Context: one part of a larger RNA
RNA sequence: AGCAAAAGGUGGAUACCUAGGCACGCAGCGGCGAAGAAGGACGUAGCAACCAACGAAAUGCUCCGGGGAGCUGGAAGCAAGCAUUGAGCCGGAGGUGUCCGAAUGGGGCAACCUAAAAACGGUCUACUGAAUCCAUAGGUAGAAGCGAGCGAACCGGGUGAACUGAAACAUCUUAGUAGCCCGAGGAAAAGAAAACAAAAGUGAUUCCCUCAGUAGCGGCGAGCGAACGGGGAAAAGCCUAAACCAUCCACUCAGGUAGAUGGGGUAGUGGGACAGCAACAAGAGACUGGCAAAGUUAGACGAAGCAGCUGAAAACUGCACCAGAGGAGGUGAAAGUCCUGUAGUCAAAAAUAGAACCAGUUUCAGCUGAAUCCCGAGUAGCGCGGGACACGAGAAAUCCAGCGUGAAUCAGCCAGGACCACCUGGUAAGGCUAAAUACGUCUGCGUGACCGAUAGAGAAAAGUACCGCGAGGGAAAGGUGAAAAGAACCCCGGGAGGGGAGUGAAACAGAACAUGAAACCUUUUGCUUACAAGCAGUGGGAGGACGAUUAAACGUCUGACCGCGUGCCUGUUGAAGAAUGAGCCGGCGACUUACAGGCAGUGGCAGGUUAAGGCUCUUGUGCCGAAGCCAAAGCGAAAGCGAGUCCGAACAGGGCGCUAGUCACUGUUUGUAGACCCGAACCCUGGCGAUCUAACCAUGUCCAGGAUGAAGCUUGGGUAAAGCCAAGUGGAGGUCCGAACCGACCAAUGUUGAAAAAUUGGCGGAUGAGGUGUGGUUAGGGGUGAAAUGCCAAUCGAGCCAGGAGCUAGCUGGUUCUCCCCGAAAUGUGUUUAGGCGCAGCGGUUAAGCUGAUUGAAGUGGGGGUAAAGCACUGUUUCGCUGCGGGCUGCGAGAGCGGUACCAAAGCGAGGCAAACUAAGAAUACCAUUUCAAGCUUAACCAGUGAGACGGUGGGGGAUAAGCUUCAUCGUCGAGAGGGAAACAGCCCAGACCACCAGCUAAGGCCCCAAAAUGGAAUCUAAGUGAGAAAGGAGGUGGGAGUGCAUAGACAACCAGGAGGUUUGCCUAGAAGCAGCAAUCCUUGAAAGAGUGCGUAAUAGCUCACUGGUCAAGCGCUCCUGCGCCGAAAAUGAAUGGGGCUAAGAUUCCUGCCGAAGCUGUGGACAGUGAGCUUAGUCGAACUGUGGUAGGGGAGCGUUCUCUAUUGGGAGAAGCACUAGCGGCAAGCAGGUGUGGACGAUAGAGAAGUGAGAAUGUCGGCUUAAGUAGCGCAAACAUUGGUGAGAAUCCAAUGCCCCGAAACCCUAAGGAUUCCUCCGGAAGGCUCGUCCGCGGAGGGUAAGUCAGGACCUAAGGCGAGGCUGAAAAGCGUAGUCGAUGGACAACGGGUUAAUAUUCCCGUACCGAGAAGGGUUGAUACAGGGGGACGAAGAAGGUCAAGACCAUCCGGGUGUUGGAAGUCCCGGUGCAAGUAACCAAGGCGUUGAAGUCUGGAGAAAACGGACAGAGCUAAGGAACGAGUCGGAUAAGCUAAGGCUUAGAACUGGUCGAGGUCAAGCUUCCAAGAAAAGCCCGAAGUAUCAUAAACCCGGAUUGCCUGUACCCGAAACCGACACAGGUAGGGUGGUAGAGAAUACUAAGGGGCGC
Repeated sequence: AGCAAAAGGUGGAUACCUAGGCACGCAGCGGCGAAGAAGGACGUAGCAACCAACGAAAUGCUCCGGGGAGCUGGAAGCAAGCAUUGAGCCGGAGGUGUCCGAAUGGGGCAACCUAAAAACGGUCUACUGAAUCCAUAGGUAGAAGCGAGCGAACCGGGUGAACUGAAACAUCUUAGUAGCCCGAGGAAAAGAAAACAAAAGUGAUUCCCUCAGUAGCGGCGAGCGAACGGGGAAAAGCCUAAACCAUCCACUCAGGUAGAUGGGGUAGUGGGACAGCAACAAGAGACUGGCAAAGUUAGACGAAGCAGCUGAAAACUGCACCAGAGGAGGUGAAAGUCCUGUAGUCAAAAAUAGAACCAGUUUCAGCUGAAUCCCGAGUAGCGCGGGACACGAGAAAUCCAGCGUGAAUCAGCCAGGACCACCUGGUAAGGCUAAAUACGUCUGCGUGACCGAUAGAGAAAAGUACCGCGAGGGAAAGGUGAAAAGAACCCCGGGAGGGGAGUGAAACAGAACAUGAAACCUUUUGCUUACAAGCAGUGGGAGGACGAUUAAACGUCUGACCGCGUGCCUGUUGAAGAAUGAGCCGGCGACUUACAGGCAGUGGCAGGUUAAGGCUCUUGUGCCGAAGCCAAAGCGAAAGCGAGUCCGAACAGGGCGCUAGUCACUGUUUGUAGACCCGAACCCUGGCGAUCUAACCAUGUCCAGGAUGAAGCUUGGGUAAAGCCAAGUGGAGGUCCGAACCGACCAAUGUUGAAAAAUUGGCGGAUGAGGUGUGGUUAGGGGUGAAAUGCCAAUCGAGCCAGGAGCUAGCUGGUUCUCCCCGAAAUGUGUUUAGGCGCAGCGGUUAAGCUGAUUGAAGUGGGGGUAAAGCACUGUUUCGCUGCGGGCUGCGAGAGCGGUACCAAAGCGAGGCAAACUAAGAAUACCAUUUCAAGCUUAACCAGUGAGACGGUGGGGGAUAAGCUUCAUCGUCGAGAGGGAAACAGCCCAGACCACCAGCUAAGGCCCCAAAAUGGAAUCUAAGUGAGAAAGGAGGUGGGAGUGCAUAGACAACCAGGAGGUUUGCCUAGAAGCAGCAAUCCUUGAAAGAGUGCGUAAUAGCUCACUGGUCAAGCGCUCCUGCGCCGAAAAUGAAUGGGGCUAAGAUUCCUGCCGAAGCUGUGGACAGUGAGCUUAGUCGAACUGUGGUAGGGGAGCGUUCUCUAUUGGGAGAAGCACUAGCGGCAAGCAGGUGUGGACGAUAGAGAAGUGAGAAUGUCGGCUUAAGUAGCGCAAACAUUGGUGAGAAUCCAAUGCCCCGAAACCCUAAGGAUUCCUCCGGAAGGCUCGUCCGCGGAGGGUAAGUCAGGACCUAAGGCGAGGCUGAAAAGCGUAGUCGAUGGACAACGGGUUAAUAUUCCCGUACCGAGAAGGGUUGAUACAGGGGGACGAAGAAGGUCAAGACCAUCCGGGUGUUGGAAGUCCCGGUGCAAGUAACCAAGGCGUUGAAGUCUGGAGAAAACGGACAGAGCUAAGGAACGAGUCGGAUAAGCUAAGGCUUAGAACUGGUCGAGGUCAAGCUUCCAAGAAAAGCCCGAAGUAUCAUAAACCCGGAUUGCCUGUACCCGAAACCGACACAGGUAGGGUGGUAGAGAAUACUAAGGGGCGC
């Protein structure tokens, strides 16, 4: 370390439970609100954070009822109280009811500020009153109290998508849907025929069932889809306009016309007016008032049981009882008789309700008539272009609105699907109307084959925590026990925690609490493991240790060693695959439901059957209800005919017909719906976002220091005068260098970072097109953009959020228990089709039919035109011969005749080739037939497949390449295991129902690995060939054939010859065998070429052929063939499987054996057929079969719930853990033991949220990596002491180190108690912790003058009236808000643990202002002034802070050489006022103050005139004020502090900055508004009973903020984060400097 067992931990599955949900039914109700709603904020209790209740009358007040003993909510505890004089509690009616919110006096950042009596609109009344005379619009005031806002769905209307479907898409569809908007009610809408219909009739509307998926509409595609009629629910009808009459009144052209009120009148067999007649009754309805039942809102009574057992009884046992009550819940387990209740019977002071009744008022309701009058006008109709109707412009009626045109009045008009005629129906252009119908925010009651904590609502705790700027998104989390009886006391420990004791039935029920699975982590015990290689098992098996569901011929654990053996899923031609998916475990997780078809089965009836609805009801149902549907007759395009009919001339022929269905249930399949589950990117609708960023608008603010030196000017020179030159002055600039600031060029680091963009070192701009703050504007096909498709909240080729929406997905993934039977395809064809579909093919199931159809074998008979072959044909092709014709050429005047070594038709001869050649022609295949053996076909329904792969054969393409591609055909794999080929889907053998320690074989094998022959015979190979390869090469070797030479002596070797003519001729300088050309003879001889090779200038020389000799038997050459050799170089070592082999290699023959899941044997299972028997069955001989993916069919197991019956359970249910049983197959099922502590089981039926290993599934838990990386700037710590259980980390002291234009101080924003004190140490703090920005408790923020409001306005927002717009709404005047700006009054010191310009002390100022005194026209409006403004630059004055130097004072040091000085510390003081003083500077003689004057003119202002010197101003000095401060010293102390005393308190220098100064100079880009403030004649209004002003001063002064952090541990960045964050102050030395270096004050040493 492994396996097993036992005991634990962790964890929270399982089973049980329910406090909460879900769905439905019935009844009620269907609104609330200016009398202030819905919804909130803030408060209210003795202690009070949350929820609930309530509202300053605040855990409640009053009255009336109920009720009857306790009460002060959830919610304990302490304290204090209330109650039989009736509390608490329940019901009814009142009172109170802060602030926000329609929100309503104005404003606003909701819950606040500020004012003072109150918004706006509508109605009514009164007054007033424009253009414009009357009038009207408008205005003002009053009255009443009508509207406004909220709310779940339902309803009516306005507006109105897209994804999607059409396999694309545009008409069309989705769909008038979603969304947005307006409006109403308890319902809404519709509604009493200008309707339907069809020769018959109905009689408003609405809703249900049918009609009917019909008629139709429709790129006649996808789809859309009525009506009439019939059956039901419910039923209800009315009022006006007009004619005419009466009254009143207005206008009038005097003709008449309009209006108001009342009467009259309301219809389509036309009605009414009008005329005449009749009638006065009865009835019905409505409204008002009265009385007031039932009901509702609290309640009351209400039968009947005890004992034993138990921790506890309701269970069980025993003996009883009630029942108009055996619903339900509770009670220590399971209760008719214990409690609450239930059946039943009663009950209301008050509120609500309003049947019936009574009274009053009011409406309606006749007949007959000739003529005349009336009967709804910019209407109907028509034209154009639209919309709605099922109906898409169509032949398009009907309805609706827009633009235009434009009738009739009953002898009229409209409709009946263009239109016309006839006929029929109706009477438009005014209005009202219950019920039947829809819905559920809400109240009560009830029900569930609904859920039971990953379920059911998101929520048993919550729209909470948390996330986001926002719209918006959105969790997790239940169980002690019957009762807290919640563990007194003791022990260990700082605590946490634990051990005893005690409680309890149980504590392994102990609060992290019932049951308590698995992953995972431990401990103990048994066996195994250190020479052994791999899916980790399986078959065998030695050894060791043990024992109990069924007992030893047994079982459990371990497992040395041997054989065989490449996970699962998906997806594929093919996966161990290095192709996908899964870390592990547990829970959850996918073919459903509705409607409509098809088919099958079962059942009812024989024609079948109801739908809506009605009645009944014990809530389970039963009975009515034929409307309608299907069937009952078909054929035809139809007229039509009809067991037939159609075509046809037909009596022919043919097609289609002539057979019982229907209703319900079940199963399966299809269609429509999300339709098996998960998954887009998109599209559209409505909203939310410019706190990031882009641009712009308004208003503020920032830029150390240094350099350069434009224009202009001055002076000098020069010129006739200029231009010009020089010096000076001057201070321009998208100028230069360089900090802050802004940016981001380079590199490194970082890359699970310190950081979702930074750090470090360099870098660019840095007075400008500059940077930045605050407030605002622009919004999604839109903005903004010095332009990158950049940016618009870490998101951008179209933001984000919600919705349409479960979009769609011919695509990928996943899809859960068992057994049995059968069993494919990867082809054809069509396809905007190719990885998808349709049809066919191939499969399954069921039924019927048939042996004449189909398959195989054998026989027989056929046609063919392939292979091979062939060349007559069609073509092609080589050679030879002949040579039509042509070319060239000769002759000829020409005709023509010749020649030819050129081309060449055709023919002949020889030889070839062909997929698109065939006179001839197979094998197979195909057809027919006979025999034998098998079974086959058809129909209906249900599929899958339509990616194939390799091998053999025949072809095409390619290169007669490919593990290539494409056909045909066969096989295997696919979907096929077994044996062989080492291993190896496709090759060879062979098709696995199960068992067996039986036998025989196939392929292939038989030396060992490793079963079987070291078998036999005959050869070959020598190469380890065998055991990888070609062209080519080679006296390797075996066999064969042919041919030549050879005892007349071959071949080889050796010896010898190899000559002469001749140097052949020619050519040549030469050519002599041997440069070349020609010829190639003769002689001698055994033989010898006018020469085979070398060689020479040419000769020469050497040699060969040839010949002789020696030797002595075979020697050459050619071809065929067996086995070998070379050719032979690649990357880790690899070409017999290894050892090894000379056979154990190769060839041939023979014999035997091994060898598979094949075949056989024995036993068994299942399926089919089925002889036969019979009681017709769950019998059955025999035969056949049983590999299997997609797929079809059949039979079962299990889970949850329901019903019926039976039954178990505290003497112990379910669940969980273990266990050698059963299952004659499996899914599974028992029994037992332990745990557990309350519910289960069986049988038969039924209903489903019904079975998990995979979906980068989902939620939770737990591993691994791993005690690993890391512990967030390298400014740095060390020592001693203290505290404490404990100290590197806390505190103190000392030393050291760091920042110091910051790492210090202040402040805006933002945050919101982090501030201070005491206590604590679980968690947070990257370690620790006694500490903390952590937890608990308590405390802390004080303003007339600071900031903001009660003042003002900018950009911009809102916006009375108004304009515009389908609606929502948009714009905008007057106004009103809105600081980042304008205006505006306080300083110094002290004090607290924590606040101070706020408290205190001292000294001031601002506003208001009483008494008293005095003066005057005052106030408001109108009008005016002023406020009031740029940038840059330069020079100066003055002052403060501060610094430095000196003086002076105090202290220390000075002990040893000097010194009292060359060391140390300190050395101040505001605002305002006062009036006299001093005063730089600025303006001013280019004219200050002042006076006069002008414009319609009072002031001011402006202009003019006169006249002539003033106006302004920082600052200084004095008082304030020596109050106070002050080094230091002394005393006390609880060590933190407190008290007391208290010296000097002067001068000089520098001084960015402030101020003078809103100044001055220059320049061009020409630089807010309003209020405060000042003036104010005439005019207007009011007042003079007032008002204002002056002196005076008693008195008075509102609201909000104020703690703390603020370059950060408190803000923005998810963090105690190396980032970001506007403004002010910012000392010294060196330095130009805010650079840089060091340092002061101050702050730190960065939480290992």
Molecule: large-subunit ribosomal RNA, half A
Organism: Prochloron didemni P4-Papua_New_Guinea